The RNA shown here (transfer RNA) has 73 nucleotides and comes from Dehalococcoides mccartyi. The sequence was found in a public genome assembly. It matches the Rfam family "tRNA". By type it is a transfer RNA.
RNA sequence: GGGCGGUUAGCUCAGUGGUGAGAGCGCUUGCUUCACACGCAAGAGGUCAUUGGUUCAAGUCCAGUACCGCCCA
Numbered sequence: 001g002g003g004c005g006g007u008u009a010g011c012u013c014a015g016u017g018g019u020g021a022g023a024g025c026g027c028u029u030g031c032u033u034c035a036c037a038c039g040c041a042a043g044a045g046g047u048c049a050u051u052g053g054u055u056c057a058a059g060u061c062c063a064g065u066a067c068c069g070c071c072c073a
Base pairs, nucleotide, nucleotide: 001072002071003070004069005068006067007066010025011024012023013022018056027043028042029041030040031039049065050064051063052062053061
C1' cells in the first nucleotide's frame, strides 16, 4: 500500500428499514441473614465510533474518515 471483518450500557454481546434501543454479568438501593454469600424486588447507566448521503422513516442501506483485528504484498 491492497483486501476482508469489526466499532451498540462499565465488560461480553444481541438487535428483518417501521411508535418505545435490549440481554447476561457488573454497579446502586431495598428485602432476606447474627453477618457475608446466594436469592428476590426496584433502579441508575447509551452523542448506536465519526462526517455526510438515500428514505416519509436509519443502530440497520450507501460513501468518506478514525480506531481495532486478520490476510496479502